[in-house]
RNA sequence: GUUCUCGUGAUGUAGAGGUAACAUGACAGACUUCGAAUCUGUAAUCCGGGGUUCGAUUCCCCGCGGGAAUU
Numbered sequence: 001g002u003u004c005u006c007g008u009g010a011u012g013u014a015g016a017g018g019u020a021a022c023a024u025g026a027c028a029g030a031c032u033u034c035g036a037a038u039c040u041g042u043a044a045u046c047c048g049g050g051g052u053u054c055g056a057u058u059c060c061c062c063g064c065g066g067g068a069a070u071u
Stems, first nucleotide, its partner, number of pairs: 001070007010024004018054001026042005047063005
């Protein structure tokens, strides 16, 4: 240089056109003499820009970043 692939809460991942989900973690409450565990609740997320569409995390293009192959 070329080709391919990935980017989603703090972390690991699911979701592949129609209100973004699960686990762990954080915080609050219940329980407890106190704590752990357990139970209940709350907050927190689509890499950036543009296009298509009634509607985009999802499809297309450009860029940014990570990874792989090849030279």
Molecule: transfer RNA
Organism: Pseudomonadota bacterium